[in-house]
Description: Large-subunit ribosomal RNA, domain I from an uncultured fungus, 466 nucleotides, folded computationally. The coordinates come from a structure-prediction model, not an experiment, and the mean pLDDT is 81. It matches the Rfam family "Eukaryotic large subunit ribosomal RNA". The family is grouped with related families in Rfam's "LSU clan". Rfam 15.1 lists 107,465 matches to the family in 2,616 species.
Context: one part of a larger RNA
RNA sequence: UCUUGAUCUGAAAUCAGGUAGGACUACCCGCUGAACUUAAGCAUAUCAAUAAGCGGAGGAAAAGAAACUAACAAGGAUUCCCCUAGUAACGGCGAGUGAAGCGGGAAGAGCUCAAAUUUAGAAUCUCACUGGUCUCCAGUGCGAGUUGUAGUUUAUAGAAGUGUUUUCGGUGGACGCCUGGGUAUAAGUCCUUUGGAACAGGGCAUCAUAGAGGGUGAGAAUCCCGUCCAUGACCCAGAGUUGGUCACUAUGUGAUACACUUUCGAAGAGUCAGGUUGUUUGGGAAUGCAGCCUAAAAUGGGUGGUAAAUGCCAUCUAAAGCUAAAUAUUGGCGAGAGACCGAUAGCGAACAAGUACCGUGAGGGUAAGAUGAAAAGAACUUUGAAAAGAGAGUUAAACAGUACGUGAAAUUGUUGAAAGGGAAACGUUUGAAACCAGCGAUGCUUGCGGGUGAUCACUCCUGGUG
Numbered sequence: 001u002c003u004u005g006a007u008c009u010g011a012a013a014u015c016a017g018g019u020a021g022g023a024c025u026a027c028c029c030g031c032u033g034a035a036c037u038u039a040a041g042c043a044u045a046u047c048a049a050u051a052a053g054c055g056g057a058g059g060a061a062a063a064g065a066a067a068c069u070a071a072c073a074a075g076g077a078u079u080c081c082c083c084u085a086g087u088a089a090c091g092g093c094g095a096g097u098g099a100a101g102c103g104g105g106a107a108g109a110g111c112u113c114a115a116a117u118u119u120a121g122a123a124u125c126u127c128a129c130u131g132g133u134c135u136c137c138a139g140u141g142c143g144a145g146u147u148g149u150a151g152u153u154u155a156u157a158g159a160a161g162u163g164u165u166u167u168c169g170g171u172g173g174a175c176g177c178c179u180g181g182g183u184a185u186a187a188g189u190c191c192u193u194u195g196g197a198a199c200a201g202g203g204c205a206u207c208a209u210a211g212a213g214g215g216u217g218a219g220a221a222u223c224c225c226g227u228c229c230a231u232g233a234c235c236c237a238g239a240g241u242u243g244g245u246c247a248c249u250a251u252g253u254g255a256u257a258c259a260c261u262u263u264c265g266a267a268g269a270g271u272c273a274g275g276u277u278g279u280u281u282g283g284g285a286a287u288g289c290a291g292c293c294u295a296a297a298a299u300g301g302g303u304g305g306u307a308a309a310u311g312c313c314a315u316c317u318a319a320a321g322c323u324a325a326a327u328a329u330u331g332g333c334g335a336g337a338g339a340c341c342g343a344u345a346g347c348g349a350a351c352a353a354g355u356a357c358c359g360u361g362a363g364g365g366u367a368a369g370a371u372g373a374a375a376a377g378a379a380c381u382u383u384g385a386a387a388a389g390a391g392a393g394u395u396a397a398a399c400a401g402u403a404c405g406u407g408a409a410a411u412u413g414u415u416g417a418a419a420g421g422g423a424a425a426c427g428u429u430u431g432a433a434a435c436c437a438g439c440g441a442u443g444c445u446u447g448c449g450g451g452u453g454a455u456c457a458c459u460c461c462u463g464g465u466g
Stems, first nucleotide, its partner, number of pairs: 027058001028056004038045001042092001068075002079106004089097002110322003113268001123149001124144002127141006158264002160261005167255002169249005175243001176241002178238006188204001189220001190203004205222002207211001213225003273294007300317005357364002377404001380391004
């Protein structure tokens, strides 16, 4: 000097394991926080400790084993329901607001730290590796840790000492329980009529712990699926298990329970409390919460619904924590029902609906269901470039032809009838026309011929009356 490796210091890429965001939000918890309204005006009040807004969860959340309620012969965590009670109380004591104890029910469950010397021995835990019967256990080695990890103890106590003796654990298998899925034959398709079709009418039968419901060419208990027996039986699969049972194993100066004592007995601070301000409450000389100031004690402290002093009594033990059930649920998932609506109703949405469409955007937001039992959805001929027709054909039906069940009204076309001076329309009334109902073929009407001569008309005669 070159090459390579180690070590030290730093950087980058990829990153084992672990952790967080964001969405949803019906119910729940915490924060923030109005006004419309009511007061027949309005300012405190009320609406309301609500809505909008922000944050955070769970299948529930929150709360929870008394610094409680009481004043009794006391009760005994929390939550929810009934009652207390529209009561006590608050309130321009106006409008209005408005609890709690007891009692009766639903449910039911109790516990853990900090504060003690294991001090004859950190007995504790993570990680890595190895092994096993592999959610765990054992061994080995780093590490964490004495500025404290275990065991013991939590006020109902407890520790220490003494003495009696009461009760015990783990693994696996099948069964049972639980969850999900599956399986299961009551009885006519008999005769006849109508019809396209019988599930209809008539007749004769059957079952029924089943005559709920649906389908099938019209109203089907008995054709098909179901329905009842069935909160049962059997089969399959599975997370668990407080149940009895079987097999294997476990034993330690272990844990646990009880009694006694001239022994000891630690208990949460810028917290309680006081002052003041704001807010809140039924809470009123201040119910709770928050800010600032002052700021504790240990035979102490809090509470005892009227402030304060002194004394007594009662009752709990704050300033640390966990905890199932009863309860809530317009979201999600999964079921069942209905004195609900029946296509302008019921969700905005029975349909390719938050779609089409509108708006730069936030956002707004329709209309629209039904051929037939079955497409059998009209072969073929003919006119036409075709669309469309004219025939033909299917069908129970096409006056059901994919603009399709039924097919109202305003409105339009065509055909028929009537009318038309005073616009049309309207009221009353007379007449006319059309139509409908009733009666009418044993009828009505007309032409011709025949018969009869009651009736009627005319003529003549007689009588009466004027």